The RNA shown here (Bacterial RNase P class A) has 338 nucleotides and comes from a Candidatus Bipolaricaulota bacterium. Of the family's consensus pairs, 90% are formed in the model. The sequence was found by an Rfam model in a public genome assembly. Rfam family: Bacterial RNase P class A. By type it is a ribozyme.
Formats: sequence, structure tokens, C1' cells
RNA sequence: GGAGAAGGCCAGGGGGCCGCAGGGGAUUCUUCCCCUGAGGAAGGUCCGGACUCCGCAGGGCAGGCCGCUCGGGGAAACCCGAGAGGGAGUGAUCCCUGGAAAGUGCCACAGAAAACAGACCGCCAGCGGCCCAGGCCCUUGGCCUGGGUGCGGGCAAGGGUGAAAAGGUGGGGUAAGAGCCCACCGCCGGGGCCGCGAGGUUCCCGGGCACGGCAAACCCCGGCCGGAGCAAGGCCAAAUAGGGAGGCGCUUGAGGGUGGCCCGCCCGAUGCCUCCGGGUAGGCCGCAUAGAUGGAUGGUCCCCCUCGACAGAAUCCGGCCUAUGGCCCUCUCCCCCA
Repeated sequence: GGAGAAGGCCAGGGGGCCGCAGGGGAUUCUUCCCCUGAGGAAGGUCCGGACUCCGCAGGGCAGGCCGCUCGGGGAAACCCGAGAGGGAGUGAUCCCUGGAAAGUGCCACAGAAAACAGACCGCCAGCGGCCCAGGCCCUUGGCCUGGGUGCGGGCAAGGGUGAAAAGGUGGGGUAAGAGCCCACCGCCGGGGCCGCGAGGUUCCCGGGCACGGCAAACCCCGGCCGGAGCAAGGCCAAAUAGGGAGGCGCUUGAGGGUGGCCCGCCCGAUGCCUCCGGGUAGGCCGCAUAGAUGGAUGGUCCCCCUCGACAGAAUCCGGCCUAUGGCCCUCUCCCCCA
């Protein structure tokens, strides 16, 4: 210098003017003053809770979430530390985590075959037909050997396909081959030993090897969970139209219209008045040291700097994930210089 890995921090700063929202104060009552006013993710709405209503003796079905071990924090989700096993990387370091030996399902493309394995090329001996070459007996023809081709058969070593092909290497064996047999390595099961445990094991015994992958496919196992969600839910509460109770009245007229009032005139019976109750419009609470539903958090100018990304609250809180500019510290690998 380049390329990376882990952790932490910041989110342009200062000022003037004009505005917006909430709260407080002053006031000559329509003006002024003071304070406060987005984020690390406010986001996705993926988890867990608070809160609210409904339900609830208890249990189950369905559904959801969680899932290596030990310890710790936490209400829980989740997080932290130390480890285990597997995988990626030269490395710092990172990723994954119940069960595929209960069952079902899937495994694109390619390939012969993708799971009770299979046979395209290939390898192999045999048999019959045809063709070619050579040899023999030679009478037209027949026999033998070799090669080619074809058919059924044996094999799974090699080639080829694939993310993945049914242990690997070597030897024996065989017509050719193959755990078919053997040695070593690997694998599986059991025991011993070590570890709190997940597990480990260079020890012993047994087994030719059976068991490909996917559970972020269904599913199985274990633990936890009653349902719905702030448009939850609560309070106040018109007009109109329903409901209930009471009173008055129905031609001997309650009540209404006209009108200042009375008379008069007109209308008038499923009518009129009062009270009660539920709901609606609307308002308030829920609601927060930002905070509404008319949904605020902005605009402009000056100075400075490294010239500023992603992005804007809607009940609240804790997480996870995603988006994003820059800085600091530690570590790894490579190159160069001294």
C1' cells in the first nucleotide's frame, strides 16, 4: 500500500428571521413571552409482552411459536459467555444445529439409471444366422481358425452425466468383474475410559458395510400458548325514527296554526304531553416529558467543516430482520521499502 475479519461510536455544527404542533405564563383581549417537539432503524409488521374486552371446572382437536450442551441475564421472546458436532476460508473469522434407522412425498436440467438401483458407451465367454480372410478334405460341397455384424446372457472395474451415482487404495480372484475374498484406511454397533453435559476416544470386542440428500415438504418427538385486538375498550350525549311507563283527550275537543293577548276562524283523533331506557351524529378518555385525526416537527439567509446516506412517530414496551453514509480501535493474509 492492497484485500479482508470482529467490535464500538456518530448521524453535519453554530446563529438570524418567518412559520407549525403541544404545554405553561402575561395581557390593555389580541397580541406577546417561555419550555418542549422523530429514529437507529420511527421501516417490515416477523416474534414476545403490557393494556383492554370476551370466554373459562377440567380436558381434548385444530393452529401457532420454540428446539445441540452447560452457565448467566430476562416477564417472555431473545441475548451474552464458554463449549460440542458438521461445513466454508491460506487466515483473522464466519455459517448451520431435535428426528431422514416410524411413515408419506420430492430430488429440476443432464444422464442408461436419482433409491426394493440401473446398463448408453464399454468389458466378457458361449450359441445360432450372415459377410470377409486364411487353412484343410476336395465331388457340386463340407470342416476348422480368426475378424466383423446381430440376438439373448454375465459384469459394474473404466468412460460419460449430474449438486449428489450405492465406501476408498492395493492385492488375490475371475471368462470378464465385483467386499466375492484379504490387508490397511474409512463406516456401523456394543463395552471400557474421559467429560456436569452436548460428546470424545490413539483402548477392547463384534459386523463386509446394511443407513444418498431434503424436515424453511407433510410429518414425528419434547416444551410453551384460551380468543380477539387501540377501528381494543370506557364515559358524556343531541335531532329524527323505534321501544317502555304514566297522564290528558277522541265531536261535551287534549293539542296545534293564525295572533302581543282574548274572542273569532281553520286543522284536529293509530292523537298530544311528560318521564325512562338503548343506539346513532358529535365530543372526551384510553394517550405517553413529541403526539394528532383540520393528522405538527417546516422554510429561508449567513458562517464553518471532512459537504451530510437510509429514511418520518400514530396505544406503549422488549427483541429479530431489512435499508443506509461515515469514523475509531483490534486482528488476518498478500505485496513493497528500511